[in-house]
ZMP/ZTP riboswitch aptamer (pfl RNA motif) from Aeromicrobium sp. Leaf350, 88 nucleotides, folded computationally.
RNA sequence: GGCCUGCCCGGCGACUGGCGUUGAGGUGGGAGACCACCAGGGAGCCGGGCAGCUCACGACAUCGGGACCGUUCGCCUGGGCCCACGAG
Numbered sequence: 001g002g003c004c005u006g007c008c009c010g011g012c013g014a015c016u017g018g019c020g021u022u023g024a025g026g027u028g029g030g031a032g033a034c035c036a037c038c039a040g041g042g043a044g045c046c047g048g049g050c051a052g053c054u055c056a057c058g059a060c061a062u063c064g065g066g067a068c069c070g071u072u073c074g075c076c077u078g079g080g081c082c083c084a085c086g087a088g
Stems, first nucleotide, its partner, number of pairs: 001055002004052009015041002017076004025038005060088001062087003065083002068080002
């Protein structure tokens, strides 16, 4: 000096659905699981600080697989995001 990990601060922030239940969103408009606004949640990304590890590492998130995210719980629908484990 670089990479990685954890914590903290700041900024950005995808996704924020339906039904039942519940104190655990609201209003309006739609039809399957959507749209707009408000409130709240929010993984992740970027920058900085502190601590630790390390001198190690090809890259790509297309398909499969896995972790994480959406205000009680359950059943579903559809997404986001990250991981190089398998295929390529």
About this RNA: NCBI's taxonomy places the organism under Bacteria, Bacillati, Actinomycetota, Nocardioidaceae, Aeromicrobium. Of the family's consensus pairs, 100% are formed in the model. The sequence was found by an Rfam model in a public genome assembly.